[in-house]
This is a predicted structure of a 400-nucleotide RNA (Bacterial RNase P class A) from a Bacteroidota bacterium.
A source record names the gene rnpB.
Model confidence (mean pLDDT): 76 of 100.
It matches the Rfam family "Bacterial RNase P class A". It is annotated as a ribozyme.
Taxonomically the source falls in Bacteroidota (Bacteria, Pseudomonadati).

RNA sequence: AAUGCAGGUCGGGCAGCCGCGUUUCGGUGUUCACACCGUGAUGAGGAAAGUCCGAACUCCACAGAGCGGGGUGCCCCGUGAAGAGCGGGGGGCUCGCAGACGCAAGUCUGCGGGAACGGAGAGUGUCACAGAAAACAAACCGUCCGCCUCAGGCGGAUAAGGGUGAAACGGCGAGGUAAGAGCUCACCGCCCUGUCAGCAAUGACAGGGGCACGACAAACCCCACCCGGAGCAAGACCAAAUAAGGGAGGAGAAGUUGCUCGCUUCGCCACGCGGCGCACUGCCGCGUGACACUCCCGGGUAGGUCGCUUGAGCCAAGGAGCAAUCCGCGGCCCAGAGAAAUGGUUGCCUCUCCGCCACCGGCGGACAGACAGAAUUCGGCUUACAGACCUGCAUUGCUG
Numbered sequence: 001a002a003u004g005c006a007g008g009u010c011g012g013g014c015a016g017c018c019g020c021g022u023u024u025c026g027g028u029g030u031u032c033a034c035a036c037c038g039u040g041a042u043g044a045g046g047a048a049a050g051u052c053c054g055a056a057c058u059c060c061a062c063a064g065a066g067c068g069g070g071g072u073g074c075c076c077c078g079u080g081a082a083g084a085g086c087g088g089g090g091g092g093c094u095c096g097c098a099g100a101c102g103c104a105a106g107u108c109u110g111c112g113g114g115a116a117c118g119g120a121g122a123g124u125g126u127c128a129c130a131g132a133a134a135a136c137a138a139a140c141c142g143u144c145c146g147c148c149u150c151a152g153g154c155g156g157a158u159a160a161g162g163g164u165g166a167a168a169c170g171g172c173g174a175g176g177u178a179a180g181a182g183c184u185c186a187c188c189g190c191c192c193u194g195u196c197a198g199c200a201a202u203g204a205c206a207g208g209g210g211c212a213c214g215a216c217a218a219a220c221c222c223c224a225c226c227c228g229g230a231g232c233a234a235g236a237c238c239a240a241a242u243a244a245g246g247g248a249g250g251a252g253a254a255g256u257u258g259c260u261c262g263c264u265u266c267g268c269c270a271c272g273c274g275g276c277g278c279a280c281u282g283c284c285g286c287g288u289g290a291c292a293c294u295c296c297c298g299g300g301u302a303g304g305u306c307g308c309u310u311g312a313g314c315c316a317a318g319g320a321g322c323a324a325u326c327c328g329c330g331g332c333c334c335a336g337a338g339a340a341a342u343g344g345u346u347g348c349c350u351c352u353c354c355g356c357c358a359c360c361g362g363c364g365g366a367c368a369g370a371c372a373g374a375a376u377u378c379g380g381c382u383u384a385c386a387g388a389c390c391u392g393c394a395u396u397g398c399u400g
Base pairs, nucleotide, nucleotide: 001396002395003394004393005392006391007390008389009388010387012349013348014347015346016345017344018343020043021042022041023040025038026037027036028035029034045371049382050381052380053379054378055377056376057231058230059229060228064261065260066259067258069227070226071225072224073223074090075089076088077087078086079085091117093114094113095112096111097110098109099108100107101106118222119221123220124219125216126215127214140162141161142158143157144156145155146154147153148152170188171187173185174184175183189211190209191208192207193206194205195204196203197202235306236305237304238303245297246296247295248294249293252266253265254264255263269289270288271287272286273285274284275283276282313332314331315330318327319326320325351369352366353365354364355363356362357361
């Protein structure tokens, strides 16, 4: 310097004229509603998108328990409950590069990445094909020993070497053995106990133990912690209409989870006949009607106001913290439409692009040129993005 990757900022500015929405003040219309005029203020994003995670807020009258279902998963901290999502700082595991130590296996340090990082000895299940054998699994080749009808066969031993495979019952070295094997030993790894450091995940050291029945839980599952539902088309108020409506069920029904229990509210009535009882009261059976409530058919109405923008708001002197982030003197008010406003045009400047030139630059032309528009609000996440700029990493080339 070029290319690639990742992250971040901007993604037009100024002025005039005309037009639109909200609104302070003033004025006019009888003036309350409302309408009009004038001055001023103000009016679409970094994602407004997706609707993925959560919260504020609203309603389901109040308040629970259990089952089921769902979510999360190393430690500590932060954030708008928290165990969410996200962020910061650590720990272990693993990958890449460089260096060092070691006979080797391997270990350590520095820099930069990654993950769905609780549990596989609670249980169940899967590991195709290949392979002798895929987990209390195993002998194809090979090695060793013995025998025989001997360049082959039979029997026994073996799991160090080879093969298959994603993965084959710890690794390396030495001893030992018929040949081998943690069979034995030292080291590494693993397990147990203890001490020390750390809030913790963990780490270091010491001692003991030959120690192993692998991988997968983004398989079912186990463990720990947490979770009502629906959502601004939530919901509140006013207005209008609701046929002298019809039918079925009805002693239980409705209501904050899918179910159960519990709790609360509403309802549990009248008449007739027959029986029991001395009889009143009462009890039982049958019939008729009604009621809380549920379902079906059919008809009518459906207009307006609020919710609605002062917010967990923004800028911030200064302060705490490794950081994420937190507190905040003082100051500011920055859309609230309602079928949906936030625009059009002219001039100048600037970025970018094209052409030319006598190239510290100038002239002429094109003309903002990507993704894209609030709809209750906010914190995150994800996705889209022409061009310009900044930071970091990697590769290549050139120069010193």